[in-house]
RNA sequence: AGAGUUUGAUCAUGGCUCAGGAUGAACGCUGGCGGCAUGCCUAAUACAUGCAAGUCUACGACCCUUCGGGGGAGUGGCGACCUGGUGAGUAACAAGUUGGGACCUACCCCAUGCUCAGGAAUAACUCCACGAAAGUGGAGCUAAUACUGGAUAGUUUCCGUUUUCGUUUUGUGCUUCACAUAAAGUGGAGCUUAGAACGAAGGCGGAACAAAGCUUCGGCGGCAAGGGAGGGACCUACUUCCUAUUAGCUUGUUGGUUAAGGUAAAAGCUUACCAAGGCUAUGAUGGGUAGCUGGUCUGAGAGGACGAUCAGCCACACUGGGACUGAGAUACGGCCCAGACUCCUACGGGAGGCAGCAGUAAGGAAUAUUCCGCAAUGGGCGAAAGCCUGACGGAGCAAUGCCGCGUGAUCGAUGACGCCCUUCGGGGUGUAAAGAUCUUUUCUAUGGGAACAAGUUCUGAGGGUACCAUAGGAAUAAGUCACGGCUAAUCACGUGCCAGCAGCCGCGGUAAUACGUGAGUGGCUAGCGUUAUCCGGAAUUAUUGGGCGUAAAGCGUCUGUAGAGGGGAAGUUAAGUGAAUUGUAAAAUAUCUCGACUCAAUCGAGAAACAGCAGUUCAUACUGGCUUUCUAGAAGAUAGUAGAGGCAAGUGGAAUUCCCGGAGUAGGGGUAAUAUCCGUAGAUACCGGGAGGAACACCAAUAGCGAAGGCAACUUGCUGGGCUAUUCUUGACCUUGAGAGACGAAAGCGUGGGUAGCGAACGGGAUUAGAUACCCCGGUAGUCCACGCCGUAAACGAUGGAUACUAGGCGUAUGUGGCAUCGACCCCAUAUGUGCCGAAGUUAACGCAUUAAGUAUCCCGCCUGGGGAGUACGGCCGCAAGGCUAAAACUCAAAGGAAUUGACGGGGAUCCACACAAGCGGUGGAGCAUGUGGUUUAAUUCGACGAUAAGCGAAGAACCUUACCAAGGCUUGACAUCUUCGGAAUCCAACCGAAAGGAUGGAGUGCUUGCAAGAGAACCGAAUGACAGGUGCUGCAUGGUCGUCGUCAGCUCGUGCCGUGAGGUGUACGGUUAAGUCCGAUAACGAGCGCAACCCUCGCCGUUAGUUGUAUUUUUCUAGCGGGACUGCCCUGGACAACAGGGAGGAAGGUGAGGAUGACGUCAGAUCAGCAUGGCUCUUACGCCUUGGGCUACACACGUGCUACAAUGGGGUGCACAAUGGGGAGCAAAGGGGCAACCCGGAGCAAAUCCUAAAAACACCUCUAAGUUCGGAUUGAGGGCUGCAAUUUGCCCUCAUGAAGUUGGAAUCGCUAGUAACCGCAAAUCAGCAAUGUGGCGGUGAAUAUGUUCCUGGAUCUUGUACACACCGCCCGUCACGACAUGGAAGAUGGGGGCACCAGAAGACAUCUUAGUCAACUUUUUGAGACGGAUGGCCAAGGUGAAAUCAUUGACUGGGUCGAAGUCGUAACAAGGUA
Repeated sequence: AGAGUUUGAUCAUGGCUCAGGAUGAACGCUGGCGGCAUGCCUAAUACAUGCAAGUCUACGACCCUUCGGGGGAGUGGCGACCUGGUGAGUAACAAGUUGGGACCUACCCCAUGCUCAGGAAUAACUCCACGAAAGUGGAGCUAAUACUGGAUAGUUUCCGUUUUCGUUUUGUGCUUCACAUAAAGUGGAGCUUAGAACGAAGGCGGAACAAAGCUUCGGCGGCAAGGGAGGGACCUACUUCCUAUUAGCUUGUUGGUUAAGGUAAAAGCUUACCAAGGCUAUGAUGGGUAGCUGGUCUGAGAGGACGAUCAGCCACACUGGGACUGAGAUACGGCCCAGACUCCUACGGGAGGCAGCAGUAAGGAAUAUUCCGCAAUGGGCGAAAGCCUGACGGAGCAAUGCCGCGUGAUCGAUGACGCCCUUCGGGGUGUAAAGAUCUUUUCUAUGGGAACAAGUUCUGAGGGUACCAUAGGAAUAAGUCACGGCUAAUCACGUGCCAGCAGCCGCGGUAAUACGUGAGUGGCUAGCGUUAUCCGGAAUUAUUGGGCGUAAAGCGUCUGUAGAGGGGAAGUUAAGUGAAUUGUAAAAUAUCUCGACUCAAUCGAGAAACAGCAGUUCAUACUGGCUUUCUAGAAGAUAGUAGAGGCAAGUGGAAUUCCCGGAGUAGGGGUAAUAUCCGUAGAUACCGGGAGGAACACCAAUAGCGAAGGCAACUUGCUGGGCUAUUCUUGACCUUGAGAGACGAAAGCGUGGGUAGCGAACGGGAUUAGAUACCCCGGUAGUCCACGCCGUAAACGAUGGAUACUAGGCGUAUGUGGCAUCGACCCCAUAUGUGCCGAAGUUAACGCAUUAAGUAUCCCGCCUGGGGAGUACGGCCGCAAGGCUAAAACUCAAAGGAAUUGACGGGGAUCCACACAAGCGGUGGAGCAUGUGGUUUAAUUCGACGAUAAGCGAAGAACCUUACCAAGGCUUGACAUCUUCGGAAUCCAACCGAAAGGAUGGAGUGCUUGCAAGAGAACCGAAUGACAGGUGCUGCAUGGUCGUCGUCAGCUCGUGCCGUGAGGUGUACGGUUAAGUCCGAUAACGAGCGCAACCCUCGCCGUUAGUUGUAUUUUUCUAGCGGGACUGCCCUGGACAACAGGGAGGAAGGUGAGGAUGACGUCAGAUCAGCAUGGCUCUUACGCCUUGGGCUACACACGUGCUACAAUGGGGUGCACAAUGGGGAGCAAAGGGGCAACCCGGAGCAAAUCCUAAAAACACCUCUAAGUUCGGAUUGAGGGCUGCAAUUUGCCCUCAUGAAGUUGGAAUCGCUAGUAACCGCAAAUCAGCAAUGUGGCGGUGAAUAUGUUCCUGGAUCUUGUACACACCGCCCGUCACGACAUGGAAGAUGGGGGCACCAGAAGACAUCUUAGUCAACUUUUUGAGACGGAUGGCCAAGGUGAAAUCAUUGACUGGGUCGAAGUCGUAACAAGGUA
């Protein structure tokens, strides 16, 4: 510091996601040790048990006693208000920070004075009584530092009086200043004097009100008043969450120099009275949430989130209310009352409060021991010893976190075994292990053994702990997550859109680096991963630091309030601002330095720093306040000026429609074409007259006016705004503008008019599969007017307003000035408006560009992913329709912008092709042949399926082929290699069998080497296992080959240039060509693959040669080498080009004709069955052999062909003329036989020598329009040939038979010249042949092309696009089904709060009390006083009522979202077929 994800690719916008850090955590797997921390975040839920606050000679009785004393209850004192817990409440003077004055303070400290002398009770105790208990009552005894009357003190408090000083105020007099005046005067300042009020200090007098003793004689106490320290109470300013779908709140409320009460103390703190105030858009009031802070986490910072542990403050103590005591409480372990709950009970009545420490139950994903000790620190009491202390110090539990250590170290390769992978060679695990040597942190055992203890005599819970020493032995100790990209790390097997994974993108449908397992690798490590939450990345709320023409985003427009901002000069002030200094900013934390635990975590010390707040002083540039002034902003005056600016009234002509009249006859109207419709009751068309309503042709123009909406015939009246010129006037009066107000198209609404045309709805006619549409015929609201509502539009320049600045050029509207002129133009300048082009600049790009989207300032509005949704609820407005304001749940990983390359369009332009047209001949109808589908079958083997399958693979299925079926057989195999053994090979005979095969006998001995034994090569047989074998699957794993677009003219590269980029340019433009062929032009210049040419064949000539051919020469022919054609020449056109048209010559003329040759690529095109090949699969079979069958089936459909339908013909007779080829298991002549197929025969020929060989044509004869002398299918009989074998199933011949068919519907194919058409010939394959097929060969030999509108295909340019799997694309809505969240709803249930009324416990206060009770005092009493009692208002719980509000739920219902293959249509994207 970034990365992934929208696209075919790109840039920008924009969201989602990830990598980091953190935690009081939890869960999964795993787990050796130690140190230091931390540990109910949920139910402020309920609590069993134990403990958490006591202590003390001040006191007397009692008990015990060693006679010293001790014990324990009680009275009394101090403490229990500290410590400890929790965060429910609280949005507040609660907290934080800074200040303030009207206060209190036990214990402690300092200093002063005093501490005299009396009285009366009471608990304990004893006795009696009541009660289950808790407890209570009565009688009697007693003490005090308990209680109490008196004295004294006093710097305390109050009252009265008086002295001095000060402040304020009223009046008199004097001085002075300012204003003003005819004069009078008014105001300010200072001095003097008299009075009043208040305050401070002092004097005098009066009133109130103190004390306690104990003692060991050292002391410890007590009272009064003063000061301090520490603590506490109160007040002020500022700061402290969300919500306006909470806008008004408040009656003790705001104030009072009034009166009274009250407090420690100011104060409406309380009461009476008077006034009517106070708070609020700078957010009151209400609602929600929340203890606040130091700080913690994160971040570069600014910020954001949090408020565990530690520390400060606050609040609370079962819930609510209340006071008492006390220095202090409205009191966690006190009291009273009410309520809920729990417990005890003898039913009468009582008791209780863990949010103290442990612990229990419950809740929950989840949080510990009913431990030890007061040794330390701290607290209470005490003179002290000491006692108490779940504060605290420690230990226990938990990997909860942080930190440290270990699980060994060194050597050790034939790189062992095992496992995994493999290209089978090897590689990985891996020095890892084993093995050898060493060490002992840790562990175990034994021995020793602290510090913590101080100002301290004693005293150590932790603890026999830390630590040290010795001994033993590698001994006791490794997991977890990941490995497709982001993101470090990959292979094998299994699985087969299944099981599963997933943070995002996404993996999985038979070769998964993404699932599961294994091996390996990577990361971290006593942990690792997941989940949750916070910050970061996120400049994704933007102060630092974003935007708004088209991505989300400028209010429809204007006026204007608050607010915000604001021109030049001078003076003054010092609020902002700046500087210096002072105080504060607790400690801890954080930073730096140093130190203590072996280090670290941890702990300690010191330093530095700290925003802010407050005080003082100074500065005065800028901003602000005040005063004075200026004219450049703004406004006004004067003179002109253009205009569909607005409102009202009146007037006009053209046209439509209707009515009347005339004239006239059969149609009119409408459409792509029809029909509905009108018309013989007289239409349409034409003429004349009239009525009525609405709108204003031409002018007319990116012309004008207006704030916008908007405004158009003409005239008149009223009226707003703008602009220009000239000087003059005012003197910043300005800009913007939250709220607010006004205007605001069309449609719509209300009331009343009006209604010609047009025309939602509606009716009819067409179209259509349908047509609730588009088209046509009608037609109501409405459109028009008046008045009143509505308040929205793509209200758009999708561009808020104002001001200033920043090149120009060309138009246009209006005004003014200048030059010039007699004058008007032209021209020049200037201002305002309105357009186009363009520089800098800017922009994601497109574009904008003085009318900015440039450069700046000011103000307002608005945006923050898509959908849900501009919707729901609430509120406001509206007659309604509806408008304004405006969410959430849920869901997706995108949605969207601009530009690029393609593809596509029922978009455009140009061009080409037997593409159409012009022609010739066919197919489609018939019969047959052949291929395919389908059907059938034991099998009818397989592949090929629009063009680009179908006389295709197959250039030849009777067996073989053959892959299929049935049956019979074989299992190292029919075929290859290796190993072992035997035998040469080979040949013959006969037996079983359909054959394969089985079984038997006989013959035979070779070649090389070697003396021999033997060995070897080839071959045969047997055995064993490695293996063979598969036309089994996958052409969507592949190679190779092929088809097609297409012989179409295209496809690219290097360098340069343009663009942020994808890309573009080159290769677009003007011509031209068959051609990206060439020329010209050109930010391109060149190049490559294609085109063309080079190659082959044919056509003319020359030449060389001559086997064959020829009687011979030339010629021909054969096959070699050359020539020839290049727009070369002429004319015309063209740009003096390329090139085109015409001509000459020539065998041939503009590519002479034909062939071979097929760019980058497309179709996951075809082929695993030609071959090769990865993977999978079969292995006594999916392999191999054999016989027979099948591939030849046959209701049917299609493709390709042959033969025909006849006279341009059939039949007969005669008679010519080719070329390419083939031939030895061959071609075969002559001659002979047979009607013929064919047979006999065998000359010649390995071929220019021999053989095979034409038909149509031509000549003559016949047939005469018919199912025929056409046509030949089908069938019968008889033959021939090939072959082991023609039954399934061959070909040929002869005789006989003689079907359909009389030129073929819709539709469709080929061909542009030696072509089509017609005619035959030969070849491959092959024993033969189903060949009418295929590829070749020659013979005869046409017609037509005006042309490019249309059909098909293609090429280039351009345009639109929401397509990119690319139109066979994309995509919308209803309906049906399932799921989810949500709104409404008769109601139902519950919560919190307020209001009104009732009620009124405890309590303090007030009043009353000759009624009851009482020791102190007293005048002895009907006394004072106290207790008690009564009454009153206040008030908690409780009750009642009417509303509002929040939440949950609710039959039914509304829409929304999501869901591989449901239904109906086709609305949008191209002119999307009606923009």